[in-house]
The RNA shown here (c-di-GMP-I riboswitch aptamer) has 85 nucleotides and comes from a Clostridia bacterium. The model forms 95% of the base pairs in the Rfam consensus. Its mean pLDDT, the model's own confidence on a scale to 100, is 87. The sequence was found by an Rfam model in a public genome assembly. NCBI's taxonomy places the organism under Bacteria, Bacillati, Bacillota, Clostridia.

C1' cells in the first nucleotide's frame, strides 16, 4: 500500500416522534430526538417502490401518467477515518 472489519481507538451520521415552516402530495429543511448505520458520506446511471398539482380516459365515488420523490430499497459511480487479527 490494498484487501478484509474487532466487545479497539478517536470520531461521524441521525430512525419513529414532537414543534416551526416549504410543497397538491410524496417528501425534504430546521431545531429537539436516538432506532440504528463501517461509507446511513456525495452522486438519479440501471432496476424498485412512493407521490399525481397538471394531462388523458371514464362520468361514479373512479382509473393511467413523472417532469416531482426516496441514496436509511437494491446495484452501480466517486471519495473518506483507524489497523489488532
Nucleotide at each position: 500500500a490494498c484487501a478484509c472489519g474487532a466487545c479497539a481507538a478517536a470520531g461521524g451520521c441521525a430512525a419513529a416522534c414532537g414543534u416551526a415552516g416549504c410543497g397538491a402530495a410524496a417528501g425534504g429543511u430546521a431545531c429537539g430526538g436516538g432506532c440504528g448505520c463501517a461509507a446511513a458520506a456525495c452522486c438519479a446511471c440501471a432496476g424498485g417502490u412512493c407521490u399525481a398539482c397538471g394531462g388523458c380516459c371514464a362520468c361514479u365515488u373512479g382509473g393511467c401518467u413523472a417532469u416531482g420523490a426516496c441514496g436509511g430499497c437494491u446495484g452501480g459511480g466517486u471519495u473518506g477515518c483507524c489497523u489488532g487479527a